RNAcentral holds the full RNA, with entries from ENA.
The part of an RNA shown here (large-subunit ribosomal RNA, domain IV) has 334 nucleotides and comes from Calidiella yingdensis.

Context: one part of a larger RNA
RNA sequence: CUCUCUCUAAGGAACUCGGCAAAAUGACCCCGUAACUUCGGGAGAAGGGGUGCCUCCGAGAGGAGGUCGCAGUGAACAGGCCCAGGCGACUGUUUACCAAAAACACAGGUCUCCGCUAAGUCGUAAGACAAUGUAUGGGGGCUGACGCCUGCCCGGUGCUGGAAGGUGAAGCGAGUUGGUUAUUUAACUUCGUGUUAGAGAAGCUGACAACCGAAGCCCCAGUGAACGGCGGCCGUAACUAUGACGGUCCUAAGGUAGCGAAAUUCCUUGUCUGGUAAGUUCAGACCCGCACGAAAGGCGUAACGAUCUGGGUACUGUCUCGGAGAGAGACUCG
Numbered sequence: 001c002u003c004u005c006u007c008u009a010a011g012g013a014a015c016u017c018g019g020c021a022a023a024a025u026g027a028c029c030c031c032g033u034a035a036c037u038u039c040g041g042g043a044g045a046a047g048g049g050g051u052g053c054c055u056c057c058g059a060g061a062g063g064a065g066g067u068c069g070c071a072g073u074g075a076a077c078a079g080g081c082c083c084a085g086g087c088g089a090c091u092g093u094u095u096a097c098c099a100a101a102a103a104c105a106c107a108g109g110u111c112u113c114c115g116c117u118a119a120g121u122c123g124u125a126a127g128a129c130a131a132u133g134u135a136u137g138g139g140g141g142c143u144g145a146c147g148c149c150u151g152c153c154c155g156g157u158g159c160u161g162g163a164a165g166g167u168g169a170a171g172c173g174a175g176u177u178g179g180u181u182a183u184u185u186a187a188c189u190u191c192g193u194g195u196u197a198g199a200g201a202a203g204c205u206g207a208c209a210a211c212c213g214a215a216g217c218c219c220c221a222g223u224g225a226a227c228g229g230c231g232g233c234c235g236u237a238a239c240u241a242u243g244a245c246g247g248u249c250c251u252a253a254g255g256u257a258g259c260g261a262a263a264u265u266c267c268u269u270g271u272c273u274g275g276u277a278a279g280u281u282c283a284g285a286c287c288c289g290c291a292c293g294a295a296a297g298g299c300g301u302a303a304c305g306a307u308c309u310g311g312g313u314a315c316u317g318u319c320u321c322g323g324a325g326a327g328a329g330a331c332u333c334g
Base pairs, nucleotide, nucleotide: 001329002328003327004326005325006324007323008322010320011319014318019315027051028050029049030048031047036041038145052067053066054065055064056063057062068072080313081312082311083310084309085308086307087305088304092104093103108143109142110141111140112139113138114137120129121128122127146300147299148298149297151230152229153228156227157226158223159222160221161220162219165218166217167216171212175208176207177206178205179204180203183199184198185197186196187195188194231249232248233247234246235245258292259289270286271285272284273283274282
């Protein structure tokens, strides 16, 4: 010097990103216990007092008296507490081995699909799950206890509905046309139904094709706890400022309630108030919301949390600022 411990005058968080770590609290009995609250809770709230041994009384709980020590749950084991706020209701779950959380789940809410050979899922299939269930059931999506609520827009996209109309495949195929040629016409002829040129029925065959023709799409409606969206400029009141009010442009409609420098605010350490001697954090307000906002839910909320943030009390070697000691290393010898 390092590690693990013990003690430490005075001060007591001045340490530090931050009370990290340590200290303090601690058992049992009695007294006592606030805001708030979903009346269960909060609560072991907080804050106080007691605890050995002996004698007597008592069934006991306990009571009365006495007595020892610095100290009586005599050693060891055994909550620190309070105030305010954010987030998540809660108990749970999670990154086996850097994250335990505000993430996931959750009960509850809501939308949607499915009538049973169900929808949905796995499989080429057979078949299986769903389910030996049957809409008070099963699948999927979103939200996430509870309380108060959940505004406007259906133009685009999606979904649902729509006996009309437009478009519209395979297929059927009215019909049109090409090829082939039995036959036939003409010319030539070596006179051989031989050669060349044309016309050409039926059949076979190639191409085109009217009309009919489903879903889909177009079209017409509905639908937001479907995907989503929810404006700009100018003027205006008898100080000033502000603008209830007016004008105008655009839109499918222009953000309602509530909240708001917020887990969201760039400017920003916004401004004011509180707390401190001093506060980029914190709490309460304001609203100019760069860029909150209503089930990708909005705002509250008792209880809960190894959660996050700010303050206080107790306590302390965290610190002022060090010191002393014990043990194990380091070092020397072996």
Record summary:
It matches the Rfam family "Bacterial large subunit ribosomal RNA". Rfam links the family to the GO terms ribosome and structural constituent of ribosome. A source record names the gene rrl.